[in-house]
RNA sequence: UAGGCACGCGCGGGAGAGUGGUGAUCUUCGGAUCACCCGCCGAAGGAGCAACCGCCCCGGAAUCUCUCAGGCACAAGGGACCGCGCGUACACG
Repeated sequence: UAGGCACGCGCGGGAGAGUGGUGAUCUUCGGAUCACCCGCCGAAGGAGCAACCGCCCCGGAAUCUCUCAGGCACAAGGGACCGCGCGUACACG
C1' cells in the first nucleotide's frame, strides 16, 4: 500500500408458490386480523447428506435435500446472491 480475503454500513438489482375454503371479530364495506383445513414455494434463519478442502484426532463445508420456522392476489415488508461506494481488521499479494 492500488489490489486480495473476511466483516459491517449505505445505495441499486433481486425469484418462487392460493385474489383457496370455513368460522369469528373489526370495518372507511375496499378489506384487515385470528383460528382451523387442504394445496404449494425456497433465496431470512435452521437442520441433513456430501463433492471437496484443511492444521487430517477431528474440523470446515453448498445454490443439493428437508420444510421446523418463514413465505404464497396487488402493494408494503422480508429476501440468498450480485454490483458500486465507504469503513474496520488481516498481512495473502
Molecule: Glycine riboswitch aptamer